[in-house]
């Protein structure tokens, strides 16, 4: 230099063919316990990497850029 994959709460990952962004763990509060752990219930937390385009509507499709990984040279 070329090609491909990936980028979504603090972490690990979902989200069929474009139609209200979710789960587990963690965190906070409460219940239970003499207390802790475990268990149960509730809650907060996301401009879906950045910018632009198409569309009534984009995590999803298109373009550019950034980052990570892999392959080729």
């Nucleotide at each position: 230099g070329c090609u491909g994959a990936c980028g979504u709460g603090g972490c690990u990952c979902a989200a069929u063919c474009g139609g209200c962004a979710g789960a587990g763990c963690a965190c906070u509060c409460g219940a239970u316990u003499c207390g802790u752990a475990a268990u149960c219930g509730a809650g907060g937390g996301g401009u879906u990497g950045a910018g632009g385009g198409u569309u009534c509507g984009a995590u999803u499709c298109c373009c550019u850029c950034c980052g990570u990984c892999a392959g080729c040279u």
A computed fold for a 73-nucleotide RNA from a Myxococcales bacterium, annotated as transfer RNA.
The prediction has a mean pLDDT of 82.
The RNAcentral record of the sequence draws on ENA.
Rfam family: tRNA. Rfam classes the family as a transfer RNA. Rfam links the family to the GO term triplet codon-amino acid adaptor activity.